Context: one part of a larger RNA
RNA sequence: UCCGGCGAGUGUAUGUAUGUAGCAAGGUUAAGGUCUUCAGGACUGAAGCCGAAGGGAAACCGAGUCUGAAUAGGGCGAAGGAGUUGCAUGCAUACGACCCGAAACCGGGUGACCUAUCCAUGUCCAGGUUGAAGUGAGGGUAAAACCUCAUGGAGGACCGAACCAACCCCUGUUGAAAAAGUGGUGGAUGAGGUGUGGAUAGCGGAGAAAUUCCAAUCGAACCCGGAGAUAGCUGGUUCUCCCCGAAAUAGCUUUAGGGCUAGCGUUGUAUGAGAUUACCGGAGGUAAAGCACUGAAUGAGCUAGGGGCCGAGAGGUUACCGAACUCUAUCAAACUCUGAAUGCCGGAUAAUUAUGUACAGCAGUCAGACUAUGUGAGAUAAGUUUCAUAGUCGAGAGGGAAACAGCCCAGACCCACAGCUAAGGUCCCAAAAUGUCGUUAAGUGGAGAAGGAUGUGGAAUUGCACAGACAACCAGGAUGUUGGCUUAGAAGCAGCCAUUCAUUAAAAGAGUGCGUAACAGCUCACUGGUCGAGUGAUUCUGCGCCGAAAAUGUAACGGGGCUAAACGAUAUACCGAAGCUUGGGCUGCAUGGAAACAUGCGGGGUAGGGGAGCGUUGCAUGCGGGGUGAAGCCGUAGCGGAAGCGGCGGUGGACUGCAUGGAAGUGAGAAUGCCGGA
Numbered sequence: 001u002c003c004g005g006c007g008a009g010u011g012u013a014u015g016u017a018u019g020u021a022g023c024a025a026g027g028u029u030a031a032g033g034u035c036u037u038c039a040g041g042a043c044u045g046a047a048g049c050c051g052a053a054g055g056g057a058a059a060c061c062g063a064g065u066c067u068g069a070a071u072a073g074g075g076c077g078a079a080g081g082a083g084u085u086g087c088a089u090g091c092a093u094a095c096g097a098c099c100c101g102a103a104a105c106c107g108g109g110u111g112a113c114c115u116a117u118c119c120a121u122g123u124c125c126a127g128g129u130u131g132a133a134g135u136g137a138g139g140g141u142a143a144a145a146c147c148u149c150a151u152g153g154a155g156g157a158c159c160g161a162a163c164c165a166a167c168c169c170c171u172g173u174u175g176a177a178a179a180a181g182u183g184g185u186g187g188a189u190g191a192g193g194u195g196u197g198g199a200u201a202g203c204g205g206a207g208a209a210a211u212u213c214c215a216a217u218c219g220a221a222c223c224c225g226g227a228g229a230u231a232g233c234u235g236g237u238u239c240u241c242c243c244c245g246a247a248a249u250a251g252c253u254u255u256a257g258g259g260c261u262a263g264c265g266u267u268g269u270a271u272g273a274g275a276u277u278a279c280c281g282g283a284g285g286u287a288a289a290g291c292a293c294u295g296a297a298u299g300a301g302c303u304a305g306g307g308g309c310c311g312a313g314a315g316g317u318u319a320c321c322g323a324a325c326u327c328u329a330u331c332a333a334a335c336u337c338u339g340a341a342u343g344c345c346g347g348a349u350a351a352u353u354a355u356g357u358a359c360a361g362c363a364g365u366c367a368g369a370c371u372a373u374g375u376g377a378g379a380u381a382a383g384u385u386u387c388a389u390a391g392u393c394g395a396g397a398g399g400g401a402a403a404c405a406g407c408c409c410a411g412a413c414c415c416a417c418a419g420c421u422a423a424g425g426u427c428c429c430a431a432a433a434u435g436u437c438g439u440u441a442a443g444u445g446g447a448g449a450a451g452g453a454u455g456u457g458g459a460a461u462u463g464c465a466c467a468g469a470c471a472a473c474c475a476g477g478a479u480g481u482u483g484g485c486u487u488a489g490a491a492g493c494a495g496c497c498a499u500u501c502a503u504u505a506a507a508a509g510a511g512u513g514c515g516u517a518a519c520a521g522c523u524c525a526c527u528g529g530u531c532g533a534g535u536g537a538u539u540c541u542g543c544g545c546c547g548a549a550a551a552u553g554u555a556a557c558g559g560g561g562c563u564a565a566a567c568g569a570u571a572u573a574c575c576g577a578a579g580c581u582u583g584g585g586c587u588g589c590a591u592g593g594a595a596a597c598a599u600g601c602g603g604g605g606u607a608g609g610g611g612a613g614c615g616u617u618g619c620a621u622g623c624g625g626g627g628u629g630a631a632g633c634c635g636u637a638g639c640g641g642a643a644g645c646g647g648c649g650g651u652g653g654a655c656u657g658c659a660u661g662g663a664a665g666u667g668a669g670a671a672u673g674c675c676g677g678a
Base pairs, nucleotide, nucleotide: 001678002677003676004675005674006673011095012094013093014092015091016090017089018088019087020086021085022084023083026050027049028048032044033043034042035041036040054061055060064076065075066074067073098236099235101233105226106225107224108223109222110221116200117199118198119197120196121195122194123193124192125190127159128158129157130155134151135150136149137148138147139146163187164186165185167184168183170181171180202218204214205213206212211220239613240612241611242610243609244608249262250261251260252259253258263365264364265362266361267360268359269358270357271356273355274353275352276351277350278349279347280346281345282344288338289336290335294332295331296330299327300326301325305321306320307318308317309316310315368393369392370391371390372389373388374387376385377384398409399408400407413585414584415583416582418581419580420579424575425574426573427560428559429558433572435570436569437568438567439566445562451546452545455543456542457541458540459539460538461537462536463535464534472530473529474528475527476526478503479502480501483497484496485495509524513522514521586603587602588601589600590599591598592597614667616664617663619661620660621659622658623657624656625655632651633650634649635648636647638645639644
C1' cells in the first nucleotide's frame, strides 16, 4: 500500500406532535388472581390515571368565581362538547445515549535485582618517582637555635596498567548496540573502586542539587478499580430515487470557533389575504447647492480701539496692528435661507404575476468571500478592516477571460452525427472574414507617472506675403561720441545715470551676443539687392517617442507569427454554450376527467425538511422448488428510472425460494479505525 471480515442515532421510562386502529361523554386497566395446549396466551382484577368545570393562597362557592363595602369595574372561565387506550413514526428530557479519542483526578495494591543515599560484612589497587615530620652522627652554642651528611617513609603528592570515569573528533543514526565502537582523554592510597546481605515507597523516598534518580517510564512510578470520567474540541458515521431548499444576521450570554430567542428553510392545516408597474396622497433633510445661522477663511475699502512719534497738556500725526461694517473670492460629518433622483408609508382602479399571513411538527445557520457603488478606519495603502445597497461564489455545472471559487455570458431532468444565438471571436495552432475609409512606424499594439521634445494626423485663431514675405546669399550697419558718471582704464558691450537725445539717411540701438587690459576685430537688430510662393506664432485635439534597472530562462501578445493578423469608424456575413428551438422519453404540482389521458407551469443544489422504494437476517401464514442436482461461487450480449431483478451454462453436492404481514445486532471507502492475509 492493497484485499477480506468487523465497525457508529440503540434500549427503557415520561412528555409532545402526526398517522392509524378500538371504544366514545367517556376511555383504560396496574400489581395480584384463576385457567391453560405453560417462558406463550385467555379470562378476571376499577385501586389508579386522563377527560367531561371553573375560579380562589385557602376555607369555599360553582357556569361562574376571585378581588372588593359593592347587585360597580376588572382578572380568569362558561356560553361555542372530544376524549381516551394501544401501535407506528418525528422530536424532547433522564440515563454512557451516534461511535472512537485525552491530558488528568481518586481508591487499593506492586516495586530500591536499574538507580540514589545509608547500614553490616568481605575484597581490589602492576610497576616506577618524589622524599615531610621524626631519629642518628658530625659541626656549632654558655645552653639552645641553627647547619651538613645519613636514616626515615608522610601525602584527598607525581608518572602510569588493572579498575573507575566520560573531555574531544570520527563512525554509527530502518545502528552490531533503544546511548555503542575505533583513536586520543581524566582519576588511579582515596570524599577511591567493587561483591554479598539489609534499610528508606509515590500527598512518598533518595539527592556533593541537575526537576536528578526511584526497573529503557518521573514537575510526581507502575498495576487494577471508580470508568463507557469529562471533551462547548478533532476525526468518522454504511443502499437508491423524487420534491423543496437555507444561513454565515439581530438581541442577550465569564460570551466571542459554544449556546438561547428572533430572522431565513421545510412539512401539515386554515385563510384567500400578497407582490410589481401606471395613478393619487403623505412624511423626510441625503446628493447637489448656498453662506441667511454656527464656525473656518482670502484680498480690498472704511472705521471704533490699540501701538509708534510730536507735545507740559489739550491735542495732533502715522509706509504699524486692527474688531464691527461694505465689496470681492471661498470651505464644513457633528453649518442650512434652499433642496432633488431613488427609497419608504398609505390608497382606489387597471394590467401583469403567485405569493402572503396565522397556528402546529422538524430543522440547519451565528468563521463568510470577492466584484460594483455610497461612507467610516488606514496613508483618498493592502488579496486590509467596519457598515450600507446590488450581484456572483458559498450550494452552480456549461461558454469566454491562455491557465484562473467571487469578473463577462448563461442557470445543467435524460437522449440526438438537427437548427439559431449570447459573451467572446473569425492568418496558423483552433470552429468561423485575408471587406471599406482613416490613424499609428513605436512591434506602439503586447505594463508604468511627474516631466521633456521642430514625431505625425485633424480643427481653429492670428501676423507677414507678388507693392516680393520666411530661409539663404551679396552689400550697408554711419556721424555728434570715447554720451555722462565711475574708474588705473570703462571707447555700444564690469557697474551706475538717464523724457536713451540728435544728425546724415534706403537703413543703422548712446546698442543683441562673442571678443580686448582698454581700444581694435567678428556679429545682431535695422536697410537695399538677388531669388520667386508661401512663411511664422498660438490654442484645442487623435495616435505615437523619451523618461523605463532584478534576481534559474526568451518570460509584460497563450505560442507561431503579424505593418495589419494593431488602433478608430462603418457595412454585411459567419463561428460560438448543458442558453433558445426541433424530435423522442421520464417525472412533480395545478386544472379537467370515472379512468386512459389532455392542457399549463416546473425538475442545478451544500446544511436541512418532506416523500417513495430496493436489498440483508430471523419469525408467522399460504404456496412452492430440490441428487433428473438446493445454497454458494464463476461466466453471460436479458429486464428495470435507481437501489436491484431474472434466464441460461459451468462449478458445487444438500438444502432453499416466492407472496403477504411482522421484528431488527439491516447496507461500508475513508475514523493516523480494529483483526487476519498478501